[in-house]
Molecule: FMN riboswitch aptamer (RFN element)
This record gives sequence, C1' cells and structure tokens, in this order.
RNA sequence: CAGUUUCUUUGGGGUUGGUGAAAAUCCAAGCCGGCAGUAUAGUCUGCGAAGAGCCGCACGGCUCCCGAUGAGGUGCAAUUCCUCAACCGACGGUAAAGUCCGGAUGGGAAAAGAAAUAU
Repeated sequence: CAGUUUCUUUGGGGUUGGUGAAAAUCCAAGCCGGCAGUAUAGUCUGCGAAGAGCCGCACGGCUCCCGAUGAGGUGCAAUUCCUCAACCGACGGUAAAGUCCGGAUGGGAAAAGAAAUAU
C1' cells in the first nucleotide's frame, strides 16, 4: 500500500395563488432530484427504494417489475459542463398528490472512520 473480517457513525429533496361546501390533489405559476461508474448526470450504464409472486415459524431468501432528453457550443474526452427548449416521478389515505398525511423512530444502495488479521 492493497485484501479480508468485525464494529461505529452517516445515509432524500420540494408550494404559493385561483375556483370551490370541500383541493398543498383540479387550474395557473413555482419548486425538488438517493448511491456507484463515466469529463461534473433526476433523463446514459448499473444499483437501491417502492410494487407483484413464490419459499420460509421467523430472521430472511429467490424471481419478476422498475419513470423520463433533444438541439447547438467548447473540448483530446461531456446524452454529465455552457446556452436553448423539453420530459419524468411507487403504494395507502383524502376533492384526483413527485411536493400534504401514513407504513417509516422502518428499510437501504453506499460513504466515512476505527479495530483485528494473513501475505
């Protein structure tokens, strides 16, 4: 220096107005963007979360599913930067929800640190 194991900590953001009996849900205008990779990414690639099914007493495991971007510019290199114009967002509740409430003081990709250990 790298590997392995264990432990600890961290680990998702966002609203106002109008109409109405009632809407943070409709309409109008805003706002937000998990983790890793790669020239800096909500839209590329992969992963996580959510949803469905099966197995299991349970912890849990396996499988399926899994949204959305173009043009121009710079450059060795960018669907990542700059300019312009777009688009997307689980389930349950409720006046129809990415933004409110809830499952969730949950789970989690992963990040940082510490200790041990063989070479």